Molecule: SAM riboswitch aptamer (S box leader)
Organism: Flavihumibacter fluminis
RNA sequence: CGCUUAUCAAGAAAGGCAGAGGGAAAUGGCCCGAUGAAGCCUUGACAACCUGUUCUCCGUUUAACAAUGGAGAGUAAGGUGCCAAAUCCAGCCCGUAAGGGGACAGAUAAGUC
Repeated sequence: CGCUUAUCAAGAAAGGCAGAGGGAAAUGGCCCGAUGAAGCCUUGACAACCUGUUCUCCGUUUAACAAUGGAGAGUAAGGUGCCAAAUCCAGCCCGUAAGGGGACAGAUAAGUC
C1' cells in the first nucleotide's frame, strides 16, 4: 500500500520560528488567511479506538481465596488520533425540494496478508 470491521452533526489553542497560502480530490460554491496561511518546534487541551487500571453485574472454575471469559460504568498512565465551519457544502444515485436518504471517496482506530 491492500483487505476487514467500527466511527465520522459532539469535543478541544496558546507561544516561538516562518512568510502566502489554506480548507484531501476535476469543477462549482462558501469560508479561513499580513490582526500572519501551509510547514516545523514547545507547551497545553479534547476524545476514549487499543493497552493498562478501578468498580459493578453475569458466567466458567475452586472447599474457599485466587484465576479466567463476557457486559457495563469510571480513570487517563502508555500507544495512536485530534484541537474553524457536518469529513465546510455540493459533485454520483433517489428525491420538486429540504443541513433529506444512500453510494463513492476520504479520515481515524483496531485487526489482518